Overview
c-di-GMP-I riboswitch aptamer from a Sphingomonadales bacterium, 78 nucleotides, folded computationally.

Order: sequence, then structure tokens, then C1' cells
RNA sequence: CUUGUUUAAGAGCAAACCGCCGGCAACGGUGGGACGCAAAGCCUCCGGUCCAGGCAUCUGGAUAGCGGGGCUGCCAAG
Repeated sequence: CUUGUUUAAGAGCAAACCGCCGGCAACGGUGGGACGCAAAGCCUCCGGUCCAGGCAUCUGGAUAGCGGGGCUGCCAAG
């Protein structure tokens, strides 16, 4: 650097749902929980979707577990 088909080892994250808290909302935090994940680690730069405001061009926000892109990284094999 490439690959993650198979095997091994040690870990990691945590969907839905439920409790509590925050938010007008999308949704987030936390505890429980495990559908899944080889970047489901981090970043809204691009597109998508969603929410709020606005007559509207649009503005502000959410989603990194919607996709692309950027940065970093464990193990194994080559």
C1' cells in the first nucleotide's frame, strides 16, 4: 500500500424498543437493550432525506447507522 473470502485472537461500537433528561421539532445525551457494523472512529465539504421559520427566493437546524468525499486507526492475509 492492497484485500477483508475463510480462519484465529484480543477488543470496540450499538438499531428498534423502554426509563430519565434536553429541544417547538427533526433529533440529541444518559442508563438498560442488541438489529447490525472492519471504520457504525472523527469532520456537514457535496448530494439526499427530515424539522422549524418564512408568501417565497431562502434562512437556521438534524442525520456521519442515507450515499460520496476528507482525516485517523485495531487485527489478519498478501
The organism belongs to Sphingomonadales, within Bacteria. The prediction has a mean pLDDT of 82.